[in-house]
RNA sequence: GCAGAGUAGGAUCUGAUGCGUUAAGUGUCAUAUGAACGGGGAGUUGUCAUAUGAACGAAAAGCAAAGCUUGCGGUAUCAGGUUCGCAUCCCGCUGC
Numbered sequence: 001g002c003a004g005a006g007u008a009g010g011a012u013c014u015g016a017u018g019c020g021u022u023a024a025g026u027g028u029c030a031u032a033u034g035a036a037c038g039g040g041g042a043g044u045u046g047u048c049a050u051a052u053g054a055a056c057g058a059a060a061a062g063c064a065a066a067g068c069u070u071g072c073g074g075u076a077u078c079a080g081g082u083u084c085g086c087a088u089c090c091c092g093c094u095g096c
Stems, first nucleotide, its partner, number of pairs: 001096004009084010019073003028054008039091004060070004
């Protein structure tokens, strides 16, 4: 000098167990606070979480009915698969 590896995490699929279907949740916007961001350091106008507020907003059906079954929800958690993957800067690591 050239090439490469690796994280947190994101997306998506499958399964299990829940929650809602008397509408919470999810998604959108605003504000505030906080957190994380390859092995080390720095780190955003990017990412995520929480709180508050605002606008919007849904799929139920059946049965032998304290309930159950099948659905539905940009639903929650866990496990597995696939895929993307340090904003960026400096240093380091592996091969040549």